[in-house]
RNA sequence: CGGGAUGUAGCGCAGCCCGGUAGCGCACACGUUUAGGGUACGUGAGGUCGCAGGUUCAAGUCCUGUCAUCCCGA
Numbered sequence: 001c002g003g004g005a006u007g008u009a010g011c012g013c014a015g016c017c018c019g020g021u022a023g024c025g026c027a028c029a030c031g032u033u034u035a036g037g038g039u040a041c042g043u044g045a046g047g048u049c050g051c052a053g054g055u056u057c058a059a060g061u062c063c064u065g066u067c068a069u070c071c072c073g074a
Base pairs, nucleotide, nucleotide: 001073002072003071004070005069006068007067010026011025012024013023020057028044029043030042031041032040050066051065052064053063054062
């Protein structure tokens, strides 16, 4: 320098192909259960999807640029 993959809640990930209410597990808070703790069950909080721009009635999803990490090539 060229090519590719990944980036979404505190952590691990799905959702992307084919645009239409942002989800799951763990963790966290509260409640029930227990003599207490753990387990189990229920409820809840937590994001505006790496960043910027564009297309669209509508973008996590499509397009462009860019950043970070990893892989391949030179």
Overview
A computed fold for a 74-nucleotide RNA from a Cytophagales bacterium, annotated as transfer RNA. It matches the Rfam family "tRNA". By type it is a transfer RNA. The sequence is in RNAcentral, with records from ENA. Lineage of the source: Bacteria > Pseudomonadati > Bacteroidota > Cytophagia > Cytophagales.